[in-house]
RNA sequence: GGGCGGUUAGCUCAAUGGUAGAGCAUCGUCUUGACGUGACGAGGGUUAUAAGUUCGAGUCUUAUACCGCCCA
Numbered sequence: 001g002g003g004c005g006g007u008u009a010g011c012u013c014a015a016u017g018g019u020a021g022a023g024c025a026u027c028g029u030c031u032u033g034a035c036g037u038g039a040c041g042a043g044g045g046u047u048a049u050a051a052g053u054u055c056g057a058g059u060c061u062u063a064u065a066c067c068g069c070c071c072a
Stems, first nucleotide, its partner, number of pairs: 001071007010024004018055001026042005048064005
């Protein structure tokens, strides 16, 4: 330099163009003599950044940044 893949909650990851979710973690309540386990609930998101297409974009297109793999 060229090609491919990835970037979404604190972490690991989902999500047919149509209300952004799960597990773990955090907090609260119940349960216990206490801790743990368990049950129920709550908080937490500029979907890497910027533009475009669309009635509507996490999803499609383009550029940029970062990470990884392959080729040279």

The RNA shown here (transfer RNA) has 72 nucleotides and comes from a Candidatus Staskawiczbacteria bacterium. The coordinates come from a structure-prediction model, not an experiment, and the mean pLDDT is 84. It matches the Rfam family "tRNA". Its family is annotated with triplet codon-amino acid adaptor activity in the Gene Ontology. Rfam classes the family as a transfer RNA. Taxonomically the source falls in Candidatus Staskawicziibacteriota (Bacteria, Bacteria candidate phyla).